[in-house]
Context: one part of a larger RNA
Molecule: small-subunit ribosomal RNA, 5' domain
Organism: uncultured bacterium
RNA sequence: GAACGAACGCUGGCGGCGUGCCUAACACAUGCAAGUCGAGCGCGAAAGUCCCUUCGGGGGCGAGUAGAGCGGCGGACGGGUGAGUAAUACAUGGAUAAUCUCCCUUCGAGCUCGGGAUAACACUGCGAAAGCGGUGCUAAUACCGGAUAAGACCACGUCACCCAGGUGAUGCGGUAAAAGAUGGCUUUGUUUUCGGAUGAGGCUAUCACUUGAGGAUGAGUCCAUGGCCUAUCAGCUUGUUGGUGAGGUAAAGGCUCACCAAGGCGAUGACGGGUAGCUGGUCUGAGAGGACGACCAGCCACACUGGGACUGAGACACGGCCCAGACUCCUACGGGAGGCAGCAGUGGGGAAUAUUGGGCAAUGGGCGAAAGCCUGACCCAGCGACGCCGUGUGGGCGAUGAAGGCCUUCGGGUUGUAAAGCCCUGUUGGGUGGAAAGAAGGGCUCUAGGACGAAUAAUCCCUGAGUCUUGACGGUACCACCAGAGGAAGCACCGGCUAACUCCGUGCCAGCAGCCGCGGUAAUACGGAGGGCGCAAGCGUUGUUC
Numbered sequence: 001g002a003a004c005g006a007a008c009g010c011u012g013g014c015g016g017c018g019u020g021c022c023u024a025a026c027a028c029a030u031g032c033a034a035g036u037c038g039a040g041c042g043c044g045a046a047a048g049u050c051c052c053u054u055c056g057g058g059g060g061c062g063a064g065u066a067g068a069g070c071g072g073c074g075g076a077c078g079g080g081u082g083a084g085u086a087a088u089a090c091a092u093g094g095a096u097a098a099u100c101u102c103c104c105u106u107c108g109a110g111c112u113c114g115g116g117a118u119a120a121c122a123c124u125g126c127g128a129a130a131g132c133g134g135u136g137c138u139a140a141u142a143c144c145g146g147a148u149a150a151g152a153c154c155a156c157g158u159c160a161c162c163c164a165g166g167u168g169a170u171g172c173g174g175u176a177a178a179a180g181a182u183g184g185c186u187u188u189g190u191u192u193u194c195g196g197a198u199g200a201g202g203c204u205a206u207c208a209c210u211u212g213a214g215g216a217u218g219a220g221u222c223c224a225u226g227g228c229c230u231a232u233c234a235g236c237u238u239g240u241u242g243g244u245g246a247g248g249u250a251a252a253g254g255c256u257c258a259c260c261a262a263g264g265c266g267a268u269g270a271c272g273g274g275u276a277g278c279u280g281g282u283c284u285g286a287g288a289g290g291a292c293g294a295c296c297a298g299c300c301a302c303a304c305u306g307g308g309a310c311u312g313a314g315a316c317a318c319g320g321c322c323c324a325g326a327c328u329c330c331u332a333c334g335g336g337a338g339g340c341a342g343c344a345g346u347g348g349g350g351a352a353u354a355u356u357g358g359g360c361a362a363u364g365g366g367c368g369a370a371a372g373c374c375u376g377a378c379c380c381a382g383c384g385a386c387g388c389c390g391u392g393u394g395g396g397c398g399a400u401g402a403a404g405g406c407c408u409u410c411g412g413g414u415u416g417u418a419a420a421g422c423c424c425u426g427u428u429g430g431g432u433g434g435a436a437a438g439a440a441g442g443g444c445u446c447u448a449g450g451a452c453g454a455a456u457a458a459u460c461c462c463u464g465a466g467u468c469u470u471g472a473c474g475g476u477a478c479c480a481c482c483a484g485a486g487g488a489a490g491c492a493c494c495g496g497c498u499a500a501c502u503c504c505g506u507g508c509c510a511g512c513a514g515c516c517g518c519g520g521u522a523a524u525a526c527g528g529a530g531g532g533c534g535c536a537a538g539c540g541u542u543g544u545u546c
Stems, first nucleotide, its partner, number of pairs: 001546004006542005013391006019384002021349001026347003030344003035073003040070002043067001048061005080302003090226007099219002104215007112146004121136006152175003156171006180207012228274003235265003240262008277299004281292004304325005327338004355381001357380003363377001364375004394424004404415004428487001430482005438473001441469006449461003490535002493532002495516003501530005511518002
């Protein structure tokens, strides 16, 4: 000098964009942060209101709504934190002939016949509660069985290519599937107040389902190389190193086990100890290098502490489960409940770090055919000069150089065109009025064309038109007008380094100080004042890095 997630002191007009627990991975009150689907399934209220009534009640609408339950998909994403980890991590480059991949996409084939349950519900029992049973009924895209099925898989065999336990083709035999829903047309049954309601079958469209071959995406595993300190850590190792066989996994492998052998690593630093998430990058520097890893992005790890598995395409799962522990809470003392390192917020720690805000309008995500619902992701607003950038605090004229202050050699000098005064301007702040972009979409009606189809139906794609409608920010940005210099400057320094000097006070005292050093009676070095110099909504100090 530059930099900072800074803090402290003094001061503080406005705006934009960023950014804000670096400490206790300390403990947490409260609210919210993951749901959704009735076009998978069965059940099914109430308030209110209308009618009837024997005044007990019954019926219609509300409404097949709310609601819980079964079932599906999602809860493995998104969000947080950096405790652990020096290598099961990360970065770069490879390998997988040792692997898996929901949803999506391309292509092929299929979607058949049956069955038994169970929640909800009803009745009932136990319990303070959390909750747990018993009996009975019922549905499905829940569950189970049968059929059928392709080198899809398995065993045996053959051929071709390949460095390979691979790839492709194939013969005999064996194994394994499924689910429907909605819309339309049509046939038909029941019922009917003749409008309709409801059931079964066929064809068809859309969505779903099963099985296979690819793609894409995501992930697992392996190898090489690279990146901290310490030898006041020198030897380390028994599943250890290798083999055979087996088990296990999606998958190679001591990953695990039995047996056999005695190996394996190490001064090119094993083993131990300390520290630490890694990277893209950031800061500095002419560079080489050094230091760092906040925000943003990629990867990893963790979710009260330790351990474990279940479900699932995917977890050994932050807002799932089980066990143990510590802690907190409830209890009828028998027993239960909880996990903010999600967003806010509280206590505590600390030099120190924000609102218990608004909205799903946009972007993105989950579910859904869609409308839509959910979304503390996100978009915004609030607070903080924490940082960067912009801008203002006025402009011109104005000397007998006023007054006052300070200094003085008492002549004067300086503050100083500074003020006053005169003439202007109108940024910002204030007021009045107007007023966005961010909106793409979505619903309904009609419409040209196309696809599927038996169809002029339905559905889908697409063209255009009409109409209704969607903005948290926000009556914000921005624009116009009104009045009006009015509301808006400080901080540090002035001995040398280092730009800037005098007076008074003090008297080795009080004090200053980054280094050299000042102060013991004329101190440009302490304290005050006048003046000056520097930077400026900041200026200094401290800390840290280069």